[in-house]
RNA sequence: GCCCUCGUAGCUCAGUUGGAUAGAGCGCGGCUUUCCUAAAGCUGAGGUCGCAAGUUCGAACCUUGCCGGGGGUA
Numbered sequence: 001g002c003c004c005u006c007g008u009a010g011c012u013c014a015g016u017u018g019g020a021u022a023g024a025g026c027g028c029g030g031c032u033u034u035c036c037u038a039a040a041g042c043u044g045a046g047g048u049c050g051c052a053a054g055u056u057c058g059a060a061c062c063u064u065g066c067c068g069g070g071g072g073u074a
Base pairs, nucleotide, nucleotide: 001073002072003071004070005069006068007067010026011025012024013023019057028044029043030042031041032040050066051065052064053063054062
């Protein structure tokens, strides 16, 4: 250089034959319970879906370029 793959919440990940308000677990905040803590229960916040452009009525999802991680190849 070329090829493949991954990038979604603080962390680990799901969601891809395009569809309506983007999710789970853990973690974090608040409340209940307890003499206190832990555990348990209830509840809440947290995301420009790596960046940009294109296609489309509509894009996390399709196309192109770029950035970053991993692997392969001369």